[in-house]
Small-subunit ribosomal RNA, central domain from a Minisyncoccota bacterium, 350 nucleotides, folded computationally. The prediction has a mean pLDDT of 87. The source organism's lineage runs through Bacteria, Bacillati and Minisyncoccota. Rfam family: Bacterial small subunit ribosomal RNA. Rfam links the family to the GO terms structural constituent of ribosome and ribosome. The full RNA is in RNAcentral, with records from SILVA.
Context: one part of a larger RNA
Order: sequence, then structure tokens, then C1' cells
RNA sequence: UUGGGCGUAAAGGGUGUGUAGGCGGUUAUGUUAGUCUCUUGUCAAAGCCUUCGGCUCAACCGGAGAAUUGCGGGAGAAACGGCAUAACUAGAGAGUGUGAGAGGUUUGCGGAACUCAUGGUGUAGGGGUGAAAUCCGUUGAUAUCAUGGGGAACACCAAAAGCGAAGGCAGCAAACUGGCACAUUUCUGACGCUGAAACACGAAAGCGUAGGUAGCGAAUGGGAUUAGAUACCCCAGUAGUCUACGCCCUAAACGAUGAUCUCUAGCUUUUCGGAGUAUCGACCCUCUGAGAGGCAAAGCUAACGCGUUAAGAGAUCCGCCUGGGUAGUACGACCGCAAGGUUAAAACUC
Repeated sequence: UUGGGCGUAAAGGGUGUGUAGGCGGUUAUGUUAGUCUCUUGUCAAAGCCUUCGGCUCAACCGGAGAAUUGCGGGAGAAACGGCAUAACUAGAGAGUGUGAGAGGUUUGCGGAACUCAUGGUGUAGGGGUGAAAUCCGUUGAUAUCAUGGGGAACACCAAAAGCGAAGGCAGCAAACUGGCACAUUUCUGACGCUGAAACACGAAAGCGUAGGUAGCGAAUGGGAUUAGAUACCCCAGUAGUCUACGCCCUAAACGAUGAUCUCUAGCUUUUCGGAGUAUCGACCCUCUGAGAGGCAAAGCUAACGCGUUAAGAGAUCCGCCUGGGUAGUACGACCGCAAGGUUAAAACUC
């Protein structure tokens, strides 16, 4: 191991591609080791159960029957399932025509801000705080103007908006490139769903090598505060943050909600398509498809709440949970340069 569960009580894998496996649309025919029916052998006796009887009753004992859920043999059935064959188009995919988008990669360009350097103007302060001080400044700072250099990030547009499998993605342009939606119903004809393993991707921090470094800024130094202040505040500031290549593989990786399909009142907002109507055209209006939000019927829920983007009613497949602590730890194994990651207990204790 039955059973019950997984939004918040323990529990959805971070995400995808996908092997094995599991599950699988409509019609016809054939077949059948699943399935169903009948029959037969076996399933020791006793016991259990039903019934009849014997001890005055009962326990007890005796007779008969049933049961022995299983396995083997034989005969049959063909609805369901399997297999085979032939076909179909409602699933799935392809084609054609449109469309939206911060989807991805690379290269180039741009303006604001910041900072540095040089030069001009100009003079005693500036900066910072709750208040100060460290700090910068007469070798001319702060302020202001001009020129030049540098790195990082892209105000407004901007939105409950959009795109992406997730992580995530935002200045502009070009090149290359992935996915999606709608319309059409031209083609293929179940090619599908899920998915252990495997493989790929995976914020930030961290690691390796080579660059880069404006601002910010762990560590660190100094100034304050304080009883102390290894902090909060201030002045500095290294690693880092950035780029290329290679690792790491974890997050409150969250919708704390796995994927796919079907069904079950509505109202409203918004994005992108299509059709009709309207119009010179656009808007409007009606219908329709795919997303993204707010309410809410039925229903569900311990409640909160969810409610056609379900946590409602069903089906298939995967992952996971089983009192708290010990512990996501020890040991072992695998992976990693390391940091560490993955897998994962027990004694004991309440």
C1' cells in the first nucleotide's frame, strides 16, 4: 500500500522539451490470452453458516446441505477493452491571407543626469545632520559657463496594458530569429494527452579567466549617537554591480493554486483580431474568437474566500503529504574549482 488530501492547516516538482509507461475520437468487418456466461476437475477431514436429529435443555455430539471468493480443462458470447484491416473528420497538425507585441540574439546611434579633466567668471565658504563632526576649500572649493573624456541606466509615453514555458523582458534603428491570435476550411487523417528517467533553460548573490569601473556600495576606516553601538545617521570606500567566455542551480523561483480536455447564470472594464451595420472615411452600435482585470448566480470551502482565467461538476496522467522537535541535518552516493547543491534517515524527546 485501503482511504483521505495538497490557495492560507503537512503537501504542486522553478520551468519546459520529451523516452519508457499510463490513458485515448467516429464508423464497419474479422478475431480474442482481458471481460462475461455455462459446464467439469480440484479446493482433505474437522471447524464456520443453514437445516434435521441425539443426550430432560444447553454447551457437546451425529446426519444432510451450502460455502471453499482460487486454480486447471472444455463449450459458448462479442457490448466494452485489446489486436488486425478498411474508412471518416468534430481532436491534432499543415497550407494560404492578415495582425499585435518591453519575446530572443547581435551591431550601430541618441538625449537627460552623474562624474572626471582643462579653461573662463567669481570669493569664502561648501557639504552634511535631529543637532554636529569627520570631510572638501585661499595651491581658489561650492555656484555658474564652455570644451573634451568616461561608465552605467533609459524620465515622459506607461496602463488594472503587452510579450514570454518559467526565470524574465522597456531609449531609437537595422539585420537575423522563436512563439501566438484571427480569418479561410485548401491538405494530412487520430498523427492525441500526460510524462518516471534523460536533456535544456533557470532572478539575485557567489566562483574562475580577461577586461571595465561614472554612480551606488557588503567588507573596512573615520565622525557621531549611546552606559556600550562590532548598528540605525554622516564622510570616505574595496569586492561587487557592467562586458566576454566558463561554472554555480538556489529563491516568498508565488496565483504560496501541476498539465490537458469537457460541462456549468450573468454584469462590467481593457488588449489584439474577424463579420455585420453605419459612414465619403473613422468613431458609434450588434454579434463573434483569443487574452488580461473587477464584481457576482448556482456550487464549493473550516473560514477567509474561489466563482467560465474555479478553489464548481467530471475524465486522464505526473509530482507531493501523513504529529512537533531532532532536520532539509548526519552518513553514504552523485554533482561542483570552491561556496555548496541534490537525494535523505535514525537514536532520543514532547